[in-house]
Molecule: c-di-GMP-I riboswitch aptamer
Organism: uncultured Paraconexibacter sp.
């Protein structure tokens, strides 16, 4: 420096999203969502297809502090 779980307000069919609190953890918990896995929504007996969503799970790219 960021910010888990959890609490209060709000948006959202929902996963979640945003403001406060809040700190579990983190050299990349910084940037991309590119590969794999994860959630939700529609439609279908299934096969499957189409729209979203986090991403701090794993790889991958790029930049990177102090000693």
């Nucleotide at each position: 420096g960021c910010a888990a779980a959890c609490c209060g307000g709000u948006c959202g069919u929902g996963a979640g999203g945003c403001c406060g609190g809040g700190a579990c953890g983190c050299a990349a918990a910084g940037c991309c969502a590119c590969g794999g896995g994860c959630c939700u929504c529609c439609g279908g007996u299934a096969a499957c297809g189409g729209a979203g969503g986090a991403a701090g799970c794993c790889g991958g790219g790029c930049u990177g502090c102090c000693a």